The prediction has a mean pLDDT of 81.
This is a predicted structure of a 72-nucleotide RNA (transfer RNA) from a Pseudomonadota bacterium.
The sequence is in RNAcentral, with records from ENA.
The source organism's lineage runs through Bacteria, Pseudomonadati and Pseudomonadota.
Rfam family: tRNA. The family's RNA type in Rfam is transfer RNA.
[in-house]
RNA sequence: GCCGAUGUAGCUCAAUGGUAGAGCAAUUCAUUCGUAAUGAAUAGGCUAUCGGUUCAAGUCCGAUCAUCGGCU
Numbered sequence: 001g002c003c004g005a006u007g008u009a010g011c012u013c014a015a016u017g018g019u020a021g022a023g024c025a026a027u028u029c030a031u032u033c034g035u036a037a038u039g040a041a042u043a044g045g046c047u048a049u050c051g052g053u054u055c056a057a058g059u060c061c062g063a064u065c066a067u068c069g070g071c072u
Base pairs, nucleotide, nucleotide: 001071002070003069004068005067006066007065010024011023012022013021018055026042027041028040029039030038048064049063050062051061052060
């Protein structure tokens, strides 16, 4: 230099173009003499950034950035 993959909650990952979810973690409550475990609830996301297409984009298209891999 060229090609490709990935980027979503604190972490690991889902999500047919049509209300962004789960597990773990966090907080609160219940339970217990107390702790752990268990149960219930709550909070936590401008879906890497900027544009485009569309009635509607995490999803399709383009550029950029970051990480990883391959080729030279």